[in-house]
Context: one part of a larger RNA
Molecule: small-subunit ribosomal RNA, 3' major domain
Organism: uncultured bacterium
This record gives sequence, C1' cells and structure tokens, in this order.
RNA sequence: UGACGGGGGCCCGCACAAGCGGUGGAGUAUGUGGUUUAAUUCGACGCAACGCGAAGAACCUUACCAAGCCUUGACAUCUGAGGAAUCUGGAUGAAAGUCUGGAGUGCCCUUCGGGGAAUCUCAAGACAGGUGGUGCAUGGUUGUCGUCAGCUCGUGUCGUGAGAUGUUGGGUUAAGUCCGCUAACGAGCGCAACCCUUGUCCUUAGUUGCUAACAUUAAGUUGAGAACCCUAAGGAGACUGCCAGUGAUAAGCUGGAGGAAGGUGGGGAUGACGUCAAAUCAUCAUGCCCCUUACGUCUAGGGCUACAGGCGUGCUAUAAUGGCCAAUAUAAAGAGAAGCAAAGCUGUGAGGCAGAGCAAAACUCCAAAGUUGGUCUCAGUUCGGAUUGAAGUCUGCAACUCGACUUCAUGAAGUUAGAAUCGCUAGUAAUCCUGAAUCAGAAUGUCAGGGUGAAUACGUUCCCCGGGUGUUGUACA
Repeated sequence: UGACGGGGGCCCGCACAAGCGGUGGAGUAUGUGGUUUAAUUCGACGCAACGCGAAGAACCUUACCAAGCCUUGACAUCUGAGGAAUCUGGAUGAAAGUCUGGAGUGCCCUUCGGGGAAUCUCAAGACAGGUGGUGCAUGGUUGUCGUCAGCUCGUGUCGUGAGAUGUUGGGUUAAGUCCGCUAACGAGCGCAACCCUUGUCCUUAGUUGCUAACAUUAAGUUGAGAACCCUAAGGAGACUGCCAGUGAUAAGCUGGAGGAAGGUGGGGAUGACGUCAAAUCAUCAUGCCCCUUACGUCUAGGGCUACAGGCGUGCUAUAAUGGCCAAUAUAAAGAGAAGCAAAGCUGUGAGGCAGAGCAAAACUCCAAAGUUGGUCUCAGUUCGGAUUGAAGUCUGCAACUCGACUUCAUGAAGUUAGAAUCGCUAGUAAUCCUGAAUCAGAAUGUCAGGGUGAAUACGUUCCCCGGGUGUUGUACA
C1' cells in the first nucleotide's frame, strides 16, 4: 500500500420493513442433470448454466449412429492432353453412384494454319478439406460486480524508502455533484449534459389522414372546408428562473406561486480503471498439435423427440369477482408480391372454391377483457381440461418414428398448495388481448404494442443480502 475480520462509524439499494401477486403441491410445455441407446452431436454449471447458443431438429438443417459410395476430392489456384457449352433416353441401385446410347458444333480474334474466353472429362502432383484438440497460446465479441461512483496522471511538497499528499476533514448531492477549508495547483477517463422517445404550445404543410359550419349520403359517402384531430419538419418551453423560510452571507434543503410539466419531468441508448487464467477455437479469424483411400466428401435411413425418478423456467387450472348462451362497444404497434387477401358461394368446423383491392396514412391481415339480458346454485359440478378412440383439414417429394389444427366421443389429476423462495414503488404490479422476427409447416418461448388498472412504503432502531466510504486490528501478500 492492499486484502481480510461472526471490529466499530457514516451512507445507499424492492436489501429489510409495509403491501400485492407468484413459484414450491396438480396436469402439461420447454430446458437440464441422470439413466438408456448403434447414436441419443456439441457447447453453457452459484449469483453471472438450465424457454441459454437454437429468431423456430419430419427430409434438409446436422456437427451424431449403422450402412452404401468417392479419393486432387463437395470447394480454390496452377500444369498437360482431349472435348463447345448444353439438352435428353435406357439398365442397375434405397439413393449417391456405376454402365451405356442419342441430339448438339455456338461466342471473340484470325494471316484460315490456328489462337483465346467460359465450361466439361481424363492424368500427375503441388495442394484442398477437418463443427478434430487446446478459450490455460490468441484476436474479436460478450457476461459480471454496476449506471456502482469511482480509477488515475503531470508538476510541486513531505518521507532514507516502499509511498503519501492531491482524492482526506466540515457541509451537500442521484453522483469524486457542488460549496467552502486546505501543501497543494491543475488535468484526464468516468458522473452530468449533448442523442432518441414521451408529456404542452406555436409556425409551416393538407393527401391516402381529418370533419366544425353549408349541401348530400346507408356510410366523411360525395361536393366543399383547412377550424379540430392527426401526420412530420422547424421552433418555444424548465433554468432552483421567481417568492418565503432555513443554512456559514456558500453549496444546497423545505414550502409556495405561476405553469402542460418542478427541481435529473417519465422511459431508452450510453457501461470508467479493472475483477472472475469468467464464456466463446461450433459465428468469424488465428498460432501450435493432430487426421490425409480419412478425424475429409456424397447418399438414403435412423437419431438429436428415448424415460423409472430429480431440478429450473413457463402455461392451464382448482371456479360464482365464475362457466356457458345471445346481443353489443372500443386500441396501438406491426406485416404484406413465390405476399396480405375483402365481398360472395360452400362445409358443424379446421378449411375449400373463386377472386375485388393493395408494393399500401389508400387495400388486406384485425381485438379481448368490458357492457346488457338469460341460465347454472356450490357439486369433482354446465368447474377443470389431461389422456385415449374414431373421422378429417392444411403445409410439404414425404407427417410411421416425429407437425399444427378441426369435429364427435372419452373426461385423469386438481377444492389454493410444507419447509422454503421470487418479482414489483405508478400508468408500475396484476389482468386482457394484438402484432412481428425466425418460418413451406410447426410457440405456453422471445421481442414489441396497446386496453382495464390497484395496494403499500411508519421508516433504516434490530435482522438478511449486495455495494460505497473513512477509521481500527492483523502472525496474510
């Protein structure tokens, strides 16, 4: 100087407390350890692995297994020889492949001898290839402490020196934020601000969006209008600016006014020096090692989907604040051409037929909880929907292993869940639907969008967890 302490001081955080809703019990989806297997490819393992890489395993993907093939190779460059490229049959085979026919003579230059480009075949090797190993050889990227308030430097000064000072002490802040003191004076990376979005207003603009007045219609439908809404460009606005109190006359703090908004207005992006030999050689790149008729390549099939029991994360429930039936109201954000698909007809339905419109403020995809009325009357039920049988729809060469959905029948566990444990402080929790990426098809996952919309916070005295900062002890470095 650090590190550590079941030493002490100060301070902060959904850390506790005060509340609300969960997980842990049930069924199921998904990931994982384990077990099994010819193979169940590989990676990730406290927080910070386990709905994670995977924004989507029927084939492909695919790296795994058993089998059938190939050996200059599926892919790149170079040499020699030959053939235009290309199109199309047959045999065999699961396919890859192997064997064997047919058609076809193009393009550029030309001294008509030939040469060149592109592509194919054969031969020889230089080489290709490797999702093989090492993340403890690495780059790059990422997680984490933590959006915590810290981490340092130059000059000066002090100390024999390691080092110290500055950065400590008094206040204050979300903040090493600021004030003031001061052997320090300054500076850098962080904090804050600058960026995006949201909340108010103004100006400009007025179609595909809007509709107050006038006319019109079933309907902003049409004429018309440019007020409103909205859209999207540019501005204004908030700065403790004003007032009072308090404070050290400071920084600030408390209250108030005005204001759409008040003290960082709300949300996001932004992650210092470093820590964990943290993660990744399977995104990619790459040193070294290893394989080279195989640890490379191709093919069809299987596997990654197995299943006694364990764990994590979700979904659906156990019902009356509800289930079912009928009527009826209201979003935002997105996506669309090998696409989104209206109206119509048809099917109990998933869907089918057909096809208007729309490369979209124009057309389409397109709401639910809610409200009103009825019924059920506390039951393993008109709760709950697992499981199973039958019949189907759709995608796709192909749904057996192994897809999603529909209809009829079947109707399991489950009556609010032990010890324990998690999230959340406001348009939040809870609850209700919607969309997108990936994608032929395949979400209870992920990411985003809006609708309805709470309770509680005395507080930091004691306790749990994590962090910051002085101080103290140490046989540790």